[in-house]
Notes
Predicted 3D model of a 107-nucleotide RNA (SAM riboswitch aptamer (S box leader)) from a Bacteroidales bacterium.

RNA sequence: GAAUUAUAAAGAAGGGGGGAGAGACCAGGCUCUGCGAACCUCUGGCAACCUUGGCUUAAGGCUUGAACGGUGCCAAUACCUGUUCCCUUCGGGGAAAAUUAUAAUUG
Numbered sequence: 001g002a003a004u005u006a007u008a009a010a011g012a013a014g015g016g017g018g019g020a021g022a023g024a025c026c027a028g029g030c031u032c033u034g035c036g037a038a039c040c041u042c043u044g045g046c047a048a049c050c051u052u053g054g055c056u057u058a059a060g061g062c063u064u065g066a067a068c069g070g071u072g073c074c075a076a077u078a079c080c081u082g083u084u085c086c087c088u089u090c091g092g093g094g095a096a097a098a099u100u101a102u103a104a105u106u107g
Base pairs, nucleotide, nucleotide: 002106003105004104005103006102007101008100013043014042015041016040017039021032022031023030026082027081028080029079044074045073046072049070050069051066052065053064054062055061056060078099083096084095085094086093087092
């Protein structure tokens, strides 16, 4: 890097290094940022995919518990829009897809 499945309106920041950008790509918005961005690192935390207890089951499921370990994550819905469909008081609203990210599995 590929395929499949699941999830993406919740949740969780401080120190040190760094020194101008960042929010996936492109476009348009909007936002964050010298009161210090990306990135690296330490500590802390969130969550519960992998793991596991309880209840229950034909399969499965639950407003359910745990968290040493493997990942992930810790501004804003995946920041918003972009394609298709529906509604509209024409301001906009709703649904689906595509793409992306992460996990688990496969080769």
It was read from a public genome assembly, where an Rfam model found it. Model confidence (mean pLDDT): 86 of 100.